[in-house]
Overview
Model confidence (mean pLDDT): 80 of 100. Transfer RNA from a bacterium, 72 nucleotides, folded computationally. It matches the Rfam family "tRNA". It was read from a public genome assembly.

RNA sequence: UGGGGUGUCGCCAAGUGGUAAGGCAGCGGAUUUUGGUUCCGCCAUUCGGGGGUUCGAAUCCCUCCACCCCAG
Numbered sequence: 001u002g003g004g005g006u007g008u009c010g011c012c013a014a015g016u017g018g019u020a021a022g023g024c025a026g027c028g029g030a031u032u033u034u035g036g037u038u039c040c041g042c043c044a045u046u047c048g049g050g051g052g053u054u055c056g057a058a059u060c061c062c063u064c065c066a067c068c069c070c071a072g
Base pairs, nucleotide, nucleotide: 001071002070003069004068005067006066007065010024011023012022018055026042027041028040029039030038048064049063050062051061052060
């Protein structure tokens, strides 16, 4: 420098155009003498940044950024 991939909650991770599942962790509660276990509830006006398309974008397009792989 060229090509490809990845980027979603503190961590892992689903979601492929109709408005963000789940697990762990955390917080509150029940149970328990206490802790742990178990159970219930809560927990991402928001998906790396910006712009565009669309009635509607995590999702499609453009661009930039970070990281990984390949080629030179």